Small-subunit ribosomal RNA, central domain from a metagenome, 349 nucleotides, folded computationally. The coordinates come from a structure-prediction model, not an experiment, and the mean pLDDT is 86.
[in-house]
Context: one part of a larger RNA
RNA sequence: CUGGGUGUAAAGCGCGUGCAGGCGGCAUCGUAAGUCGUGCGUGAAAGCGCUCUGGCUCAACCGGGCGAGGACGUGCGAAACUGCGAUGCUAGAGGUAGGUAGAGGCGUGUGGAAUUCCGGGUGUAGUGGUGAAAUGCGUAGAGAUCCGGAGGAACACCAGUGGCGAAGGCGGCACGCUGGACCUGACCUGACGCUAAGACGCGAAAGCAUGGGGAGCGAACGGGAUUAGAAACCCCGGUAGUCCAUGCCGUAAACGAUGCAUACUAGGUGUUGCGGCUUAACCGUUGCAGUGCCGGAGCUAACGUGAUAAGUAUGCCACCUGGGGAGUACGGUCGCAAGAUUAAAACUC
Repeated sequence: CUGGGUGUAAAGCGCGUGCAGGCGGCAUCGUAAGUCGUGCGUGAAAGCGCUCUGGCUCAACCGGGCGAGGACGUGCGAAACUGCGAUGCUAGAGGUAGGUAGAGGCGUGUGGAAUUCCGGGUGUAGUGGUGAAAUGCGUAGAGAUCCGGAGGAACACCAGUGGCGAAGGCGGCACGCUGGACCUGACCUGACGCUAAGACGCGAAAGCAUGGGGAGCGAACGGGAUUAGAAACCCCGGUAGUCCAUGCCGUAAACGAUGCAUACUAGGUGUUGCGGCUUAACCGUUGCAGUGCCGGAGCUAACGUGAUAAGUAUGCCACCUGGGGAGUACGGUCGCAAGAUUAAAACUC
């Protein structure tokens, strides 16, 4: 390289948008680049084939003869398939009309419960914490309880293998701005499509920079315990951080450990959204789109999977190729840094 693979053995980029590239629906006509047929040319020598033949006593070997030969050039022909050109179509795709659901995103405002702190009242000796304690707090009046105030963060119930989003993720309420999806009609466009190297964008938490904020929680740190020790687990405190704005970082068991798109292939049973039929209504039945469970054939090393495929196929991309060394060194690129990304070899089993 080929081949074979990628849920769990090595292997699906964290996710999207998309240029190039690859691939591409139905019908008719044309063309003849690919494709196919045929003629001619070419196809050196060696090599290869021959029930041809010569020379070494044979053979190997050497020589003569005949033949095959990929590929290429050129003429003629074929027109199914691919390409190209033209015309048309509507099943893919998009638009449009009418409906629908939703924690989808951004911003502004606002609400109640709770924790903490502050002020005041009542009140007196404890409180807190644990396996048990102690550190801590408290007669300078704590804890408990009532009233008032401040401030920050998160939104109980509703709540659901329920919804939305490409993924990360999204949950009080109201308003403004805004993205996407689904259903029904089949009115319009007429293949406008699929995938996607590079590129660009998004991307939890932690971390970084500058400025705010700081209730609770809480790395580090201090103390108390436990213990042989205790750099921990438990307890009392507590800084960064957690929150906001702006800019970086670009990683995760970023997981369904399962790339995207399309088609086809038994059933059963829940649930979300919308529709048809039926009905006074409920119910029942049925279509589409999602989301669960069970399960057949098939697949699978097994586990399992099983119309939300890991089945049967096609297109395109990414990735794997024994373990360690190593996702490391060096170099490049990116970053303020932390580091990220790309990525070896010696050696060794």